[in-house]
A computed fold for an 82-nucleotide RNA from Oceanithermus profundus DSM 14977, annotated as transfer RNA. Model confidence (mean pLDDT): 80 of 100. RNAcentral holds the sequence, with entries from Rfam. It matches the Rfam family "tRNA". It is annotated as a transfer RNA. Rfam describes the family as follows. Transfer RNA (tRNA) molecules are approximately 80 nucleotides in length. The organism belongs to Oceanithermus profundus, within Bacteria.
RNA sequence: GCGAGGAUGGCGGAAUUGGUAGACGCGCCAGACUUAGGAUCUGGUGGCUUCGGCCGUGGGGGUUCAAGUCCCCCUCCUCGCA
Repeated sequence: GCGAGGAUGGCGGAAUUGGUAGACGCGCCAGACUUAGGAUCUGGUGGCUUCGGCCGUGGGGGUUCAAGUCCCCCUCCUCGCA
């Protein structure tokens, strides 16, 4: 240089044909249990907020009523070829 794949909550990782973003697991918080802790069980867990809402899928732009998903540019990571 050319080609292919990838970037999503604190971490891993889903999201069908474009139609409620974050299922599930870990972690964390609260409670139960315990003398206490661990283990186990139950509930909760993105951010801001004037509580009405607004923002949020690597960064920017476009298409669309609607984009994690489609199109363009850029950054970074992995693999292959030279």